[in-house]
RNA sequence: UGCUUAUACAGAAAGACUGAGGGAAUGGGCCCGUUGACGUCUUGGCAACCAUCCAUUACUUAAUUGUAGGGGGCAGGUGCCAAUUCCCACUUCAUGCACAUAAUGUAUGAAGAAAGAUAAGCG
Numbered sequence: 001u002g003c004u005u006a007u008a009c010a011g012a013a014a015g016a017c018u019g020a021g022g023g024a025a026u027g028g029g030c031c032c033g034u035u036g037a038c039g040u041c042u043u044g045g046c047a048a049c050c051a052u053c054c055a056u057u058a059c060u061u062a063a064u065u066g067u068a069g070g071g072g073g074c075a076g077g078u079g080c081c082a083a084u085u086c087c088c089a090c091u092u093c094a095u096g097c098a099c100a101u102a103a104u105g106u107a108u109g110a111a112g113a114a115a116g117a118u119a120a121g122c123g
Stems, first nucleotide, its partner, number of pairs: 001123007013043005021032003026089004044081003048078003052073003056069004085115001090112009
């Protein structure tokens, strides 16, 4: 840096340094920020994935052998500790309104995608 798979409406603080922006990109919103945000460091914490421990379900095996799922621990490797990935944008569906009907527009809700983030594996 690319690919694959999985996850995301929950959860989680304080001190020091710095000093003006920040919340991924673009646009529109909304929010955080000199009552010091963001960032860095230290300590602490949370628990998504990997690892590890316990016990269990289904299929499978000569065999708790292998695969997959859910549950409970631990906190070693990453990660995370404002707001749903802060909300919206793309597609589809439903309903209401505008409209004589249809088309279309608009508002709300639901589902799915795209993009980004994190983890594991691979190149």